Transfer RNA from Berkelbacteria bacterium GW2011_GWE1_39_12, 72 nucleotides, folded computationally.
RNA sequence: GGGCGCAUAGCUCAGCGGUAGAGCGCUUGAUUCACAUUCAAGAGGCCUCUGGUCCGAAUCCAGAUGCGCCCA
Numbered sequence: 001g002g003g004c005g006c007a008u009a010g011c012u013c014a015g016c017g018g019u020a021g022a023g024c025g026c027u028u029g030a031u032u033c034a035c036a037u038u039c040a041a042g043a044g045g046c047c048u049c050u051g052g053u054c055c056g057a058a059u060c061c062a063g064a065u066g067c068g069c070c071c072a
Base pairs, nucleotide, nucleotide: 001071002070003069004068005067006066007065010024011023012022013021018055026042027041028040029039030038048064049063050062051061052060
């Protein structure tokens, strides 16, 4: 220098045009003498940034930034 992939909750990931989800973790309650387990409820994300398309964008398009892989 060229090509490809990834960026969504504290962590690991789903979601593929129509109000953003799961597991683990966290908080509260029940259970226990207590802890763990189990059960119930809850908090937590303007989806990396900018612009565009669309009635409508996490999702499609362009660019930027960061990380990773391949080629030279």
Its Rfam family is "tRNA". The family's RNA type in Rfam is transfer RNA. The source organism's lineage runs through Bacteria, Bacteria candidate phyla and Candidatus Berkelbacteria. The RNAcentral record of the sequence draws on ENA.